[in-house]
RNA sequence: UCAGAACGAACGCUAGCGGGAUGCAUCAAACAUGCAAGUCGCACGCGAAAGUUUUCUUCGGAAAGCGAGUAGAGUGGCGCACGGGUGAGUAACACGUAGCUAACGUACCUUUUCGCUGGGGACAACUCCGGGAAACCGGAGCUAAUACCGAAUGAUUCGCCCAGAGCUGAGGCUCAGGGCGGUAAAGCCGUAAGGCGCGAAAAGAUCGGGCUGCGUCCCAUUAGCUUGAUGGUAGGGUAACGGCCUACCAUGGCGACGAUGGGUAGCUGGUCUGAGAGGAUGGCCAGCCACACUGGAACUGAAACACGGUCCAGACUCCCACGGGAGGCAGCAGUUGGGAAUAUUGGACAAUGGGGGAAACCCUGAUCCAGCAAUCUCGCGUGAGUGAUGAAGGCCUUCGGGUCGUAAAGCUCUUUCAGCAGGGAAGAAGAUCUGACGGUACCUGUAGAAGAAGCACCGGCUAACUCCGUGCCAGCAGCCGCGGUAAUACGGAGGGUGCAAGCGUUGUUCGGAAUUAUUGGGCGUAAAGGGCGUGUAGGCGGCUAAGACAGUCUGGUGUGAAAGCCCGGGGCUCAACCCCGGAAGUGCACUGGAUACUACUUAGCUAGAGGACGAGAGAGGUGAGUGGAAUUCCUGGUGUAGGGGUGAAAUCCGUAGAUAUCAGGAGGAACAUCAGUAGCGAAGGCGGCUCACUGGCUCGUAUCUGACGCUGAGACGCGAAAGCGUGGGGAGCGAACAGGAUUAGAUACCCUGGUAGUCCACGCCCUAAACGAUGGAUACUAGUCGUCGGAACUCCUAAUCGUUUCGGUGACGAAGCUAACGCAUUAAGUAUCCCGCCUGGGGAUUACGAUCGCAAGAUUAAAACUCAAAGGAAUUGACGGGGGCCCGCACAAGCGGUGGAGCAUGUGGUUUAAUUCGAUGCUACGCGAAAAACCUUACCUGGACUUGACAUCUCGGGCUAUCCUGUGAAAGCAGGAGUUCCCUUCGGGGACCCGAAGACAGGUGCUGCAUGGCUGUCGUCAGCUCGUGUUGUGAGAUGUUGGGUUAAGUCCCGCAACGAGCGCAACCCCUGCCAUUAGUUACCAGCAUUUAGUUGGGCACUCUAAUGGGACCGCUGUGCUAUAAGCCAGAGGAAGGUGGGGAUGACGUCAAGUCCUCAUGGCCCUUAUGUCCAGGGCAACACACGUGCUACAAUGGGUGGUACAAAGCGCUGCUAACUCGUAAGAGCAUGCUAAUCGCAAAAAACCACUCUAAGUUCGGAUUGGAGUCUGCAACUCGACUCCAUGAAGUUGGAAUCGCUAGUAAUCGCGGAUCAGAACGCCGCGGUGAAUACGUUCCCGGGCCUUGUACACACCGCCCGUCACACCAUGGGAGUUGGUUGUACCGGAAAACGUUGCGCUAACCAGCCGUUUAAAGCGGCGGAAGCAGGCGUUUAUGGUAUGGUCGAUGACUGGGGUG
Repeated sequence: UCAGAACGAACGCUAGCGGGAUGCAUCAAACAUGCAAGUCGCACGCGAAAGUUUUCUUCGGAAAGCGAGUAGAGUGGCGCACGGGUGAGUAACACGUAGCUAACGUACCUUUUCGCUGGGGACAACUCCGGGAAACCGGAGCUAAUACCGAAUGAUUCGCCCAGAGCUGAGGCUCAGGGCGGUAAAGCCGUAAGGCGCGAAAAGAUCGGGCUGCGUCCCAUUAGCUUGAUGGUAGGGUAACGGCCUACCAUGGCGACGAUGGGUAGCUGGUCUGAGAGGAUGGCCAGCCACACUGGAACUGAAACACGGUCCAGACUCCCACGGGAGGCAGCAGUUGGGAAUAUUGGACAAUGGGGGAAACCCUGAUCCAGCAAUCUCGCGUGAGUGAUGAAGGCCUUCGGGUCGUAAAGCUCUUUCAGCAGGGAAGAAGAUCUGACGGUACCUGUAGAAGAAGCACCGGCUAACUCCGUGCCAGCAGCCGCGGUAAUACGGAGGGUGCAAGCGUUGUUCGGAAUUAUUGGGCGUAAAGGGCGUGUAGGCGGCUAAGACAGUCUGGUGUGAAAGCCCGGGGCUCAACCCCGGAAGUGCACUGGAUACUACUUAGCUAGAGGACGAGAGAGGUGAGUGGAAUUCCUGGUGUAGGGGUGAAAUCCGUAGAUAUCAGGAGGAACAUCAGUAGCGAAGGCGGCUCACUGGCUCGUAUCUGACGCUGAGACGCGAAAGCGUGGGGAGCGAACAGGAUUAGAUACCCUGGUAGUCCACGCCCUAAACGAUGGAUACUAGUCGUCGGAACUCCUAAUCGUUUCGGUGACGAAGCUAACGCAUUAAGUAUCCCGCCUGGGGAUUACGAUCGCAAGAUUAAAACUCAAAGGAAUUGACGGGGGCCCGCACAAGCGGUGGAGCAUGUGGUUUAAUUCGAUGCUACGCGAAAAACCUUACCUGGACUUGACAUCUCGGGCUAUCCUGUGAAAGCAGGAGUUCCCUUCGGGGACCCGAAGACAGGUGCUGCAUGGCUGUCGUCAGCUCGUGUUGUGAGAUGUUGGGUUAAGUCCCGCAACGAGCGCAACCCCUGCCAUUAGUUACCAGCAUUUAGUUGGGCACUCUAAUGGGACCGCUGUGCUAUAAGCCAGAGGAAGGUGGGGAUGACGUCAAGUCCUCAUGGCCCUUAUGUCCAGGGCAACACACGUGCUACAAUGGGUGGUACAAAGCGCUGCUAACUCGUAAGAGCAUGCUAAUCGCAAAAAACCACUCUAAGUUCGGAUUGGAGUCUGCAACUCGACUCCAUGAAGUUGGAAUCGCUAGUAAUCGCGGAUCAGAACGCCGCGGUGAAUACGUUCCCGGGCCUUGUACACACCGCCCGUCACACCAUGGGAGUUGGUUGUACCGGAAAACGUUGCGCUAACCAGCCGUUUAAAGCGGCGGAAGCAGGCGUUUAUGGUAUGGUCGAUGACUGGGGUG
């Protein structure tokens, strides 16, 4: 990181049908329009119109009836607090759960009891008048009630008083009794019966209010909060308790078990995931809560502080006549906006339910239905059988074929779904009636395989592979990673895989992740033990007994709503879905029981812990005193030129006398030896000696206390060095600094100086790799060997030693543990308790904030962003200016060269039309090339050809060949002449030539990084591996390491290894000795012969060329070693320890070299990148390099003379002899197809003579002239000869190469190539040395070991600054917004209080008048109330000042990526 599951999803491609669900997650943004709460005439008063009928008529109309007591508004009642929406707020008794309410309410409904008497006065509607644009309002007048108001009656209600019983949570409550006082009502319908209503009381049911326990997110970088705050008394208020409110009194209350503050969030049943525990979530459905434009407030009412009510304030929108008004979709539809995104301005009250009504009935966007959307889920279909010529076509191909594929076509069938036609429900209860859905579900018929398949993927994870295109481009990608010319990874195609009306992508959640670990992790080295102690809270805690029963265990009861999940059954054809029943709901509460364990209470114990007594060791701490050595300085003496310092030097000191040395003195700091993985301390740390004070530890006795213990968040103390403050001190050392060196530089290492500091006192700092990188305590679990302190025993002594034991400190090691390394009674083992800490790397031992500090800084401690790793341990390699051992012409010791000169040759560079191409450190450069005048030749210029110079096939023609002419530089072009090769069955065929068309030819064009083959190199180095076994979790190891030995992984011994393979060695060739065989062309001892092995003869010898032998540490050694392997020495031997040389090159490395030897994939060209031809070029030339030749001379040059090889080659050849030429060579001519003849003279050497140290008698370049040879042709551009010329060069700088014996050096000879053309190459022989002490060093290599951050492997890896681009982030003068606190100002509506002179129908045994005595009526007054005024509280608002969070900001700091 992925595979799984899920989703109110979105997006892309695609889409046949049906069932069931679901559908604004974003702006609690704004809303046009319609609808969503009304109803009752059986509570009440009023009361139309259109139309129509009749009558009248002055024909304009009027009246009456019907319409109709209808419509309508109004009074009144009930409802509007339900239903429906949303989740803004809320971290709260909001929610969940369990309780309490003896502190409460409850309309409508049910039950029971009792009652409903008699009066009064109004107000709407209405009429009239008036104001206003409107909304609406004002005035006057009329009127009814189940509207309103007195009076009566009245209790089991309410209040007060008396007093009894019971209960109790001690507050009180319940029941029964007596007395006093107060308090009610409404009628309507009906002929009636009666019904519906009304009032009071009690009770029920239902629904609410209040209180409490427990549960309920993140941040401590929020630690203190609080003044009505906590409590009391009294009062007010409420349905009700209560600081709910007020007055007074007291000073409390909350908080590390997280108060306060900040952030986020509706809660739950449930849902998703998960084995579970958990984690995430709260959409639909259901319960609760909250909200209704924003804020505040009350009214009405049973209930509201009220979504579709009221008032006020604010923002917004609309109307307006500018005066004023109206509105609130988070109801259903719908619109705009926002957004990736979420539906119809539908039908019906048929069902279910709700409101009203006596009812009929009305209302109901609740609801039931339909519409839209693959949004999810479930089901069905897109056909079935047969069918090989394995059709066509596509794709691939090794061109044979394979595959799509029985797939198709064809033949035989079926008809689900969709279509059409016909029939047609249940859902309706309750006898009739009543169905939006709906002509729906369902049934029947009908035609025809007919109308119905896509999407993603195919490198690994992960099921599925090929071709083409592209060429680090275009692109892919969840992670790893693909793509730079053969891409199973990009794009397309064919094929395949997976799912399927869907498939993919994106997002989110859980899972995997034991990756926060309760279940179920860790901390020596991976991240992680606090630097150390004392100790508070807390956690945990020894043995015995009793009690009690809180935890714990067990039984019962209640609850844990329904839905959902699970189980059983049932209904839709199945399923999804729905219905019924059960189980579960691990919880909470109450209650009965058990008492082992834990906690608690009580009483004891001694093993833990502590005390006492007796001993002991110690650099434990603090203070005071004191000692010697050494350094430095000072004084004096001796003494003279240096000293000092270093890798080497210099700065520096010194003739003004240093260093050295002697004597004396001063001062500071540190304490050699003893000294020890010895001691002490909690850690840091502690070291001369003495004294004083003092902490801890150990042992012994078993005398005392009796669990007093362990750990320890905070807290407090200690805490190396450096650093800071004040005051001292200052010998040495010594940051900084200065100078000298080193170096490319050297702000370093080294040297000479030297200030802070180091030292003391007092006060801070508080960090270290403060490490055993290992917290503390307790118990248990093999041992062995040291060492320190004590005790006992044995022996007993002069001292030891030994054994046992307690406490410390080390080494090794078993079991066990560990990823490994390792740890291992001093655990990192086995367990318990407590504390601290960790959760990928970087950012970051950081920022901000806070605390501490004089400062330096310390402590605490993030995020954005970025990477796919970072890291541990171990393994194999490689590497190391790591170590050990060993080898090699590797160095050393020698000999000769190169590098300097001239020339030859190759390369680079330059030049050029072209200077063809390749090779490039060693391992290119006298290399490919064993040979460029043409050719070669690939390059350039020019001239030509196009089936082609070459191959195969088809067709036609010819019989060829060949020769001639013209033109041309040639190729070629044009023309002419000319004729008969082979076979034949006579038809023809083959070879050859010409012509035509096309398949094709052709390419030294590209890619050696697509390849084969071949080759170089490490390296002829001694290595490289395998099987089985063993071992390790594994990579791997072992074997192959070790001890010896060898040229060698050669051999021996040992060994958890035993064997084996490729390499080494041997087998092969040449050479060195011998034998045998064979003697021509070789040879010649003896015989004969010759100028001559010439001839006869011979096969002994040499030689030739075939076969054998021989050498093996086989033999010897009182040798060495380990008795082995082997080494050393010797004998014998032609040869001695591989005799010498060659061939032979392990696994592999260098993408080493070669596509231009050849072969070959792919790509490219096809009147040319092919083919032919002429000329030119490959040969250029300021220059640089490599490899060679010749020299510089006397060990030589020249002249003359005299010897001695080997190996080769030769008929297109080698060529003798002879003649000519100074010579190269020519002429003539002979031998040889070669042990026969020729090339062929070997040269150095040797013997003579000459030269005499010079740019020469050295050297031969260069140039002039004259020639020879080859060849069509020597101009560019051959070799050689002669004459003449006679350059540089006098032994070569730095550097560098070869060689260890027949080698180096030196001398010549031959061959390949080749017409001609070597100083190169490959061979051959002649002459023939010097040196190797040795392995320190250079180079290369082998083995073992060690370190590693390397693995493309040190030509590795990698750090920081700077420059540039981008990203996020801290600071920042400030600016700006949200939120919140405090103080003050002001204060709407409303409520409460108060006032109320103004206003008022109901009541009044107050007064007056009227009247008739009362009653009544009128007036006045009172009571009661109202407007209004004032006050208190208070929303929005204002002023001022704080906190906090964000945005932005010139500039600036670091960080990340490239």
Molecule: small-subunit ribosomal RNA
Organism: uncultured bacterium